[in-house]
RNA sequence: CAUCCAUCCCGAGCGGCCGAGAGACCUGGAUCGACGACGCCGCAGCAACCACCCGUUCGCGGGCAGGUGCUACCGCCAGGACCGAUGGAGG
Numbered sequence: 001c002a003u004c005c006a007u008c009c010c011g012a013g014c015g016g017c018c019g020a021g022a023g024a025c026c027u028g029g030a031u032c033g034a035c036g037a038c039g040c041c042g043c044a045g046c047a048a049c050c051a052c053c054c055g056u057u058c059g060c061g062g063g064c065a066g067g068u069g070c071u072a073c074c075g076c077c078a079g080g081a082c083c084g085a086u087g088g089a090g091g
Base pairs, nucleotide, nucleotide: 001091003089004088005087006086007085008084013043014042015041016040017039021032022031025080026079027078028077029076044071045070046069049067050066052063053062054061055060075083
């Protein structure tokens, strides 16, 4: 990175640093942001995709929390497109 599968209206925030835009892209709208957003780091938390353990009618159920992920707004909303993101598989 081609491809495939699943999920994307549940849940979970504080501190430090930085300093102007930000939530993937385009158009429009509504939002967040110098009362410091976005981002980075630390800690805390949420969840349970994979791993691991137990059970199983082999569909799955329960446990745990090691690897990821996530912690404004339904993936912010509508339309668009070789849509995107996360996890797993896989060559």